[in-house]
């Protein structure tokens, strides 16, 4: 210096772990980490499980939200979590309005 973000509307994507206890009319009870660990309603199964709707939370291409590889590898932990690798891997859900000023952030060039 230029571009974008933010704000609003509508829409969409996603996850629910670890430890202990008990065995009942139940995503049980207690604890831990985490933004979120089943809050609410319903269904199924048989055993702490699955599905649907919805709330909360996170994320939507500048996309590590989340999925696959993966019952992965190294560190750490009782375990999960966390840190590093894998990873310039393969996938992954966006349109519109607004964009005057100020502050802030991101990207690119000088």
């Nucleotide at each position: 210096u230029g571009g974008c973000c933010a704000u609003c509307c509508c829409c969409g994507g996603g996850g629910g772990a670890c430890c202990g206890c008990u065995a009942u009319g139940c995503c049980g009870c207690g604890g831990u980490u985490g933004a979120g660990a089943g809050g609410u309603g319903g269904g199924c199964a048989g055993g702490a499980g699955c599905c649907c709707a919805u709330g909360a939370c996170c994320c939507g291409c500048u996309g590590a939200a989340c999925c696959u590889g993966a019952u992965c590898c190294g560190g750490c932990u009782g375990a999960c979590a966390c840190c590093g690798g894998c990873g310039u891997a393969g996938g992954g859900a966006g349109g519109g309005a607004g964009c005057g000023g100020u502050c802030g952030g991101c990207c690119a060039a000088c």
TPP riboswitch aptamer (THI element) from Sphingomonas desiccabilis, 110 nucleotides, folded computationally. Its mean pLDDT, the model's own confidence on a scale to 100, is 75. NCBI's taxonomy places the organism under Bacteria, Pseudomonadota, Alphaproteobacteria, Sphingomonadales, Sphingomonas.